[in-house]
Context: one part of a larger RNA
This record gives sequence, C1' cells and structure tokens, in this order.
RNA sequence: CCUUCGUUUAGGAACUCGGCAAUUCAGUGGCCGUAACCUUGGGAUAAGGCCUCCCAUCUUCGUGAUGGGUGCAACUAACGAGCUCAAGCGACUGUUUAGCAAAAACACAGGUCCCUGCUUAAAGCGUAAGCUGAUGUAUAGGGGCUGACGCCUGGCCAGUGUCAGAACGUUAAGGGGAUGAGUGAUCUUAUCUUCGGAUAAGUGAGCUUUGAACUGAAGCGCUGAUGAACGCCGGCGGUAACUAUAACCGUCCUAUGGUAGCGAAAUUCCUUGUCGGGUAAGUUCCGACCUGCACGAAUGGCGUAACGAUUUGAGCGCUGUCUCAACGAAGGACUCG
Repeated sequence: CCUUCGUUUAGGAACUCGGCAAUUCAGUGGCCGUAACCUUGGGAUAAGGCCUCCCAUCUUCGUGAUGGGUGCAACUAACGAGCUCAAGCGACUGUUUAGCAAAAACACAGGUCCCUGCUUAAAGCGUAAGCUGAUGUAUAGGGGCUGACGCCUGGCCAGUGUCAGAACGUUAAGGGGAUGAGUGAUCUUAUCUUCGGAUAAGUGAGCUUUGAACUGAAGCGCUGAUGAACGCCGGCGGUAACUAUAACCGUCCUAUGGUAGCGAAAUUCCUUGUCGGGUAAGUUCCGACCUGCACGAAUGGCGUAACGAUUUGAGCGCUGUCUCAACGAAGGACUCG
C1' cells in the first nucleotide's frame, strides 16, 4: 500500500452525478396517541410519547392493583424497521433480457371492435390421414386494440383498407370459327411427244397454319356504408374612444380544419422562457402563465385512494461521505528464512 473489519475530538452532506456506502432508529411486546387524503376498505405499527427486572400479598388466574428491593443500565444476552413532505409514471399482486437492463417494458381484471349458426363452426398444425378448437355451441370459441376505478372519448369516409351491391364499362383460359397463307391429289384446256408420258395455264378435295366478329368469371372501374378500421384534423389580411389584444369581418385552400381536458410536459428547439415558492446563493424541483419548434381524446385524454428493491425534488434525525485524517485487528503484498 491492497482486501475485510473496529474506534474517533470539533463540525454534520460542506462529499458526490446522486446521502453511493456506512451509521442512526430497536420490531408484528404493553399503554396512550395518530393528520391530509380516501374507492370508506384504508392511509396506520402513520407520526409522536411513556413503560418493560426481582420479591410478597390480593386477584375474575388473562392480567391487573398495592407494598417492598437491587444495579450505571432491567425487551440487561442473541435476533430484530430510519422517518416525513411533494411530484412524474404504471392502478394493484404478478412477469421479463439464465450470465451488464426488473423498469415507466410485458401481463392483468375491466372496456370495445371483428370473425364464427356447427354434416367439416371460425381459427390453427399437417403432403395426407388425422388432430386441436371441444366430447364445447354465440352468457361459447378465435383474433385485433386499449388497460383497475372516476369524468369522458369531439370533427373528417377525399386517400388506403374492410363490408355490401349489381345496371353498365374493361377483362383470362376456353368456346367460336370469318379471312388470309403454304403445300397440293383429282379434273379441264393448250402445246410437245420416242405415244409410255412431259410441260404450261386453270379448277381445287385434303393436310398444315393464321386466327376476326361473337361468347366468356372473379377482379378493377362504378354505387353506397364503415374510425374503440390505417389514418388526418389549415393559411393570409384587416378591425374596439390611450396602448395592446381581437369577441368581429373579408379572402384562399381542404374530406374536415384539433372539440373537452392538459400544457416549457418522460413531449418546449429558442431556453437557465417569464412570474411566484423553497435556499444566503436553485440549468434540477413545486405552483402558475400559454408564444403547444413538434399535446390531445381506447396508437386513448385528464384525474385518482392504495401499491412500487420505480424516477425526481425537499426536510428531520444520523453519521469518517467529507473538512482531514488518525489509530487498531485479521489476511495479503514486501524483507529475511
């Protein structure tokens, strides 16, 4: 010096990102007492204060009452909670990254939407057989979103999606075969002939090929509905008898132009916004304001008692966290062996 411990004058968070760590407190023993708030259950062992041993008598044998006694100290050892105030988030108990994250993430009860009428439900696994769903039957089963509770959940169906509709348009294979092309038996005519036939011009069955009109489903176009479906929810100019502001007016665009509530917020760039509180001093915190860069209503909005190894701020108590270090113990390191 390192690790793990112990003690410490005065001060008491001045340490530090942060009271991290360590102390304090002494228990769900008894008595007294206990606030805001509240879903009336809680909060609550709130907080805070006092007592605690032994002997004798009485006793309703649970304890209590009276009297007496010892010690520095009586829950005499050991074990064994610090507390309060304010705010954010999540209702809660629970679950999670086995081995850097336990949380505000996941789940949850509750809410709501969609699908499913059962011979094989819908949905899912499997090539299939078959199986789950379910030996269930819409108070059932599956899927999506939200997430107790309270008050609520505004406008837009133009785009995308979904559902419904069937008149018209478009539309595949297939059906259908018009037309054209190639080859070309047979037959006709002409010419030549060694009379066997050959050549040329026509006619043209068959085969091959081309494939028009017409017909032809879903889909798409079309019509309508639908937001607790994906989503979206404006700009400019002017105006009141101080100034300022604009209830008001005009205009452009749009499917509609953000309602209630909240708001420098887990969201605010400018920004340490401005005002107030707390401090001697506060980029954090709390209460307001609203100029919301870029909140906003089940991608839920705003509140909320209880709960939390949650996050943030403050206080009381307490302390070697610190001013500022000192001493001691054990084990290492180091020296010798």
Notes
Predicted 3D model of a 337-nucleotide part of an RNA (large-subunit ribosomal RNA, domain IV) from a Patescibacteria group bacterium. Its mean pLDDT, the model's own confidence on a scale to 100, is 83. It matches the Rfam family "Bacterial large subunit ribosomal RNA". Gene Ontology terms of the family: structural constituent of ribosome and ribosome.